[in-house]
Context: one part of a larger RNA
RNA sequence: UAGGCUCGUCUCAAAGAUUAAGCCAUGCAUGUCUAAGUUCAGCCGUAAGGCGAAACUGCGAACGGCUCAUUAUAUCAGUUAUAGUUUACUUGAGAGUAUUACUACAUGGAUAACCGUAGCAAUUCUAGAGCUAAUACAUGCGAAAACUCCUGACCGUAGGGAUGGACGUAUUUAUUAGAUUGUACCUUCACUGAAGGUGAGUCAUAAUAACUGAACGGAUCGUGUAACGAUGAUUCAUUCAAGUUUCUGCGGCAUCAGCUGUCGACGGGAGUGUAUUGGACUCCCGUGGCUGUAACGCCUAACGGAGAAUUAGGGUUCGACUCCGGAGAGGGAGCCUGAGAAACGGCUACCACUUCCAAGGAAGGCAGCAGGCGCGAAAAUUACUCAAUCCUAACCCAGGGAAGUAGUGACAAGCAAUACCGAUAGGGAUCCUUUUGGAUUCUUUGUUGGAAUGGGCGUAAUUUAAACCCCUACGUGAGUACCCACUGGAGGGCAAGUCUGGUGCCAGCAGCCGCGGUAAUUCCAGCUCCAGUAGCCUAUCCA
Numbered sequence: 001u002a003g004g005c006u007c008g009u010c011u012c013a014a015a016g017a018u019u020a021a022g023c024c025a026u027g028c029a030u031g032u033c034u035a036a037g038u039u040c041a042g043c044c045g046u047a048a049g050g051c052g053a054a055a056c057u058g059c060g061a062a063c064g065g066c067u068c069a070u071u072a073u074a075u076c077a078g079u080u081a082u083a084g085u086u087u088a089c090u091u092g093a094g095a096g097u098a099u100u101a102c103u104a105c106a107u108g109g110a111u112a113a114c115c116g117u118a119g120c121a122a123u124u125c126u127a128g129a130g131c132u133a134a135u136a137c138a139u140g141c142g143a144a145a146a147c148u149c150c151u152g153a154c155c156g157u158a159g160g161g162a163u164g165g166a167c168g169u170a171u172u173u174a175u176u177a178g179a180u181u182g183u184a185c186c187u188u189c190a191c192u193g194a195a196g197g198u199g200a201g202u203c204a205u206a207a208u209a210a211c212u213g214a215a216c217g218g219a220u221c222g223u224g225u226a227a228c229g230a231u232g233a234u235u236c237a238u239u240c241a242a243g244u245u246u247c248u249g250c251g252g253c254a255u256c257a258g259c260u261g262u263c264g265a266c267g268g269g270a271g272u273g274u275a276u277u278g279g280a281c282u283c284c285c286g287u288g289g290c291u292g293u294a295a296c297g298c299c300u301a302a303c304g305g306a307g308a309a310u311u312a313g314g315g316u317u318c319g320a321c322u323c324c325g326g327a328g329a330g331g332g333a334g335c336c337u338g339a340g341a342a343a344c345g346g347c348u349a350c351c352a353c354u355u356c357c358a359a360g361g362a363a364g365g366c367a368g369c370a371g372g373c374g375c376g377a378a379a380a381u382u383a384c385u386c387a388a389u390c391c392u393a394a395c396c397c398a399g400g401g402a403a404g405u406a407g408u409g410a411c412a413a414g415c416a417a418u419a420c421c422g423a424u425a426g427g428g429a430u431c432c433u434u435u436u437g438g439a440u441u442c443u444u445u446g447u448u449g450g451a452a453u454g455g456g457c458g459u460a461a462u463u464u465a466a467a468c469c470c471c472u473a474c475g476u477g478a479g480u481a482c483c484c485a486c487u488g489g490a491g492g493g494c495a496a497g498u499c500u501g502g503u504g505c506c507a508g509c510a511g512c513c514g515c516g517g518u519a520a521u522u523c524c525a526g527c528u529c530c531a532g533u534a535g536c537c538u539a540u541c542c543a
Stems, first nucleotide, its partner, number of pairs: 001539005010414002015408001016375001022373003026370003031059002037056002042051003057394001066328003076249003081244002085242002091237003103219001107138002114130001117127003148166003154160002168216002170212001172210006196203001218231001220230003251299003258290003265287008303325003307318004330351002333348003353364004381406001383405003389402001390400003420450005425444008454483001456476005486532005491513002497527001499526004508515002
């Protein structure tokens, strides 16, 4: 783990992994709105305005849940690196600098919902006409001086300097600064002064010359303004992560001994590509790289680990399964969107399977939760709820088959009923006693008495989202206390019959040895007894 028989109470609780990562009818499992993006549906209202379906816009849908098919230096575990990178949201910092030109008290053109006209057998299919919004899509203003760097009219020299131009952040390239190990000496100048971080940089930072024009520098919202908020946006950090990466550590087989390599195998140079590193890819060179310390190959009824069982110790076996990591969504492949996917409750092909059809076409992916078929020895309800724990969203409000709650449930695990005490009548043992008898103790059944309880039933409160159950209270409720305990065994191993009836090497039992041929301690039964006990037995696996 499965099966057989049996089963009263309470608690707790696994559960279609094994076989078919086989196939699926139906329903649900992902949506979301504040005072604060957009309302000319509609309703209320005298109005201002309020409520508000649908729709546009934004965010989420990459989390969660399921499964273990692949996978043997792969995953994974511990340990490194990122000076080799990306990071929505969160949190903290944070921008006077704008090309032609100019509306800056505020620009432009659409489109959905809506209204109406249509097509198809059909779909979460669409077309044409007519409107109308924005934080959708676009376009686009203004705001100081100085410093600095070029330019260099003019004056005419220790030199001064009009004018004109450039000068925000971001992108790309090149250059510059970014000093300083110690000791001694020489020359010159002078008077106390600037230089961040690391083990390490071509780092941070600053500057110069250009480059890009596709980024930002708010035409937004709440109440009328201010103020305060909301929201948006760029850069830096932070957080949440992610991608690569260092070292060490994996089952069986040698009836696998050589393997790889111009179709990249190993290394170098330069590019391409990428978020970045890298033969990842391309070109040009070199000829390397692994292997008896088992390479390469094959098998695995192999996802890895934390862990589990067993064990004196060493070990052996298991680990599909609730936590961490990985992988996958019928099989392969490709891609869009996005901060994040090579996503499948997204798309596009092909293959396999499948559904509807008016035959022209159209649709699909339960290894989510229920449920069905199949497979099998083998596994539950097409239930209720967002109350708890948390998650998501524009959000205190919505949603969540995540999750919780019931139902099924002898997977396991724990507490623990099925009776208790007398009297009487006996029986046994011991003691006292000459005996009758007495005392103590054990025990049996017959008669009889007493008290005590739960299981159950009803009601109430409690419980709970609402219930159920438990707990609690009240009432009821036990003598064949029928409110009836089983399961296996009784030759040995191995606790317990040489009792009775049946059978007669038959039927059967028996893990093994054995039993059974007419007195069966072993079969089939009755009685009695033994073991465990709400459980016991059987098969299988492991120790």